Background:
A computed fold for a 74-nucleotide RNA from an Eggerthellaceae bacterium, annotated as transfer RNA. It matches the Rfam family "tRNA". Rfam links the family to the GO term triplet codon-amino acid adaptor activity.

[in-house]
RNA sequence: GCCGCGUUAGAACAGUUGGUAGUUUCGUCAGAUUCUCAAUCUGAAGGUCACGGGUUCGAAUCCCGUACGCGGUA
Numbered sequence: 001g002c003c004g005c006g007u008u009a010g011a012a013c014a015g016u017u018g019g020u021a022g023u024u025u026c027g028u029c030a031g032a033u034u035c036u037c038a039a040u041c042u043g044a045a046g047g048u049c050a051c052g053g054g055u056u057c058g059a060a061u062c063c064c065g066u067a068c069g070c071g072g073u074a
Stems, first nucleotide, its partner, number of pairs: 001073007010026003013022001019057001028044005050066005
C1' cells in the first nucleotide's frame, strides 16, 4: 500500500428481514437494612449508536468517504 473485521451509556457487551435504543453485567447516585463499613435488596440518572455525507416516508442497521483499533497479505 491492498483486503477483511470492529467502533452502541463511565467500563464490558446484546441488538442488521430498515420501523420505540437494552427489565443485560459491572460502576455511579439515592433509599432500605446495619452501631458503622462491607454485603444484600429497591429505585434512579446517564446514549449526537466513532465522525461527515448519501439513499429512504423512516437508518445503530444499507451505500460512500474519513479517523482509530485488530487481523491477513506483498
The coordinates come from a structure-prediction model, not an experiment, and the mean pLDDT is 80.